[in-house]
A computed fold for a 471-nucleotide part of an RNA from an uncultured bacterium, annotated as small-subunit ribosomal RNA, 3' major domain. The full RNA is in RNAcentral, with records from ENA.

Context: one part of a larger RNA
RNA sequence: UGACGGGGGCCCGCACAAGCGGUGGAGCAUGUGGUUUAAUUCGACGCAACGCGAAGAACCUUACCAGGCCUUGACAUGGAUACAGCGGGGUUCAGAGAUGGACUCUUCAUUUAGUUGGGUAUCACACAGGUGCUGCAUGGCUGUCGUCAGCUCGUGUCGUGAGAUGUUCGGUUAAGUCCGGCAACGAGCGCAACCCUUAUCUUCAGUUGCCAGCGCGUAAUGGCGGGAACUCUGAAGGAACUGCCCGUUUUAAGCGGGAGGAAGGCGGGGAUGACGUCAAGUCCUCAUGGCCCUUACGGCCUGGGCUACACACGUGCUACAAUGGUGACUACAGCGAGAAGCGAGUCUGCGAGGAUGAGCUAAUCUAUAAAAGUCAUUUCAGUUCGGAUUGCACUCUGCAACUCGGGUGCAUGAAGUUGGAAUCGCUAGUAAUCGUGGAUCAGCAUGCCACGGUGAAUACGUUCCCGGGCC
Repeated sequence: UGACGGGGGCCCGCACAAGCGGUGGAGCAUGUGGUUUAAUUCGACGCAACGCGAAGAACCUUACCAGGCCUUGACAUGGAUACAGCGGGGUUCAGAGAUGGACUCUUCAUUUAGUUGGGUAUCACACAGGUGCUGCAUGGCUGUCGUCAGCUCGUGUCGUGAGAUGUUCGGUUAAGUCCGGCAACGAGCGCAACCCUUAUCUUCAGUUGCCAGCGCGUAAUGGCGGGAACUCUGAAGGAACUGCCCGUUUUAAGCGGGAGGAAGGCGGGGAUGACGUCAAGUCCUCAUGGCCCUUACGGCCUGGGCUACACACGUGCUACAAUGGUGACUACAGCGAGAAGCGAGUCUGCGAGGAUGAGCUAAUCUAUAAAAGUCAUUUCAGUUCGGAUUGCACUCUGCAACUCGGGUGCAUGAAGUUGGAAUCGCUAGUAAUCGUGGAUCAGCAUGCCACGGUGAAUACGUUCCCGGGCC
């Protein structure tokens, strides 16, 4: 000077408290440990590993295992020799395939020429290649404390010096935010603001969107003429600044209340992450030093594995029911996506689906919102709750669903009656609940990322638990 203290003071945060809903019990999904295995590839391990890398393991992916093959190699540059007989397309034989052989069709450009350039094969060697090791040799990127309010510097001053001062103190703030004071005076990185979005109005524009008034038409519908009001979309600027009033405070910074206003004191949300910490994570994104392998630790292929299963843990989904289940009728979104695509309508099937196929390169076409509402039924039961498991029959994607995909119909109908100790999230359009879209993607989501619908309770307070800031 820091760090630490079951030292003190001050102050924050869903940290506690006050509330609401969960996890921990059940079944299943998924990740991990363990065990097993020829292999169950590798990494990640308190918070900050464990629905994490993986925005999607049947083959591929794939790095793992078994077996079959190759050795200048699947890929790059260079030398020599040979060649249009090479290579490429098609057919065919052997084989699990990689691969090896046969037949057939075709067969380079340029220069007047020599030649030059491109291609292929063979040979020898330099080399290629390595998801092999080291993240404790590294770059880059990332997590974390923490969007916490801090971290420093120049000059001056003080101290023998390490250092201090400034940055402490009194107020105040979300904030080292601002004010006052002060041997300090200034400055930088952070804070804030500038950026995006959302809430209201205004101006301009008006198609694919809109339809108030006018006309036409229909069983009905902006369907048509037309219109530019409204909604909306796109673009541009402005409006909110403690600006105004009252009180309070040190005539300060600010704080409390009020007016006007769509919005009020940072309006809501996002992006934005200081100096540094953890030899934190990543050599399997990529790059890279060193080490190691070189007929193999490289390369190709078939099949298997990553999907195993006495068990343990994390994260989720579905439930245990009547604020419910089931049946019928009926209403209202937003963000996005679409050409090897989205697919209306029609026909067909109980259904998943199949056949055909209008429109749409999209404000034009495509995809049922669900919870809610109305009516009926059920009457507290392991049930008309719950749907695991299993059998049969189908269907879709795809060379191919046995290991190991999704979906449908019929049958089957397990555990489960609200969950011990413990523990998590959340302060408002939030929690809870309801559906919808997207990325990845042939196919496959209860995960992830977004979108809207319905829409609460509670906060006395800071004694205590946890984390953090200042003295």